[in-house]
Formats: sequence, structure tokens, C1' cells
RNA sequence: AAUUGAUAAAGGCAAAUCCAUUGAAAAGUGGAGACGCAAAGCUAUAGGGGCUAAAGUAUAAGAUACCACGCCAGCCAGCUACCGAU
Repeated sequence: AAUUGAUAAAGGCAAAUCCAUUGAAAAGUGGAGACGCAAAGCUAUAGGGGCUAAAGUAUAAGAUACCACGCCAGCCAGCUACCGAU
């Protein structure tokens, strides 16, 4: 440096759910908690995909539909990295 995650050590993250809090929501943050993760680290002002739909638009209204300027990296992707093995 490349490939790789058998074994091992040091450790790391934290789904659902509950509580608090922010938010229209999706979701975020803090605490508890562990389903899992070898990138479950970073990137959504560069790609695909997904979620929500406040404002806006359409309809006379109710309500519904469309829509991201709001989100998701624990969907793919891109970038970087610890330890072990070869």
C1' cells in the first nucleotide's frame, strides 16, 4: 500500500419503546434502553432513493390532490478511519 473481517484485545455507536424538549409534520436534541452495526464515522448548499406537507397552488367550501425552501447517512452511493489477518 492492496485485499479482507476467521480468531482476539482495547474500545465505539445505539433500533424499537418510555420520559423531557423543539417542530405543523417528518424528524432533531438530552436521559433511560439495546434491535442491531466492522464504518451505524462524515457528506443531503455533488448523484439516485425514501419520509413529511407548514406555506403555496388547484377546486365555492369542507376536504383532497400537487409541491421542499423541511428532513432521513441505521436505503444505495461518495469520502475518510481504528484493530486483526493475508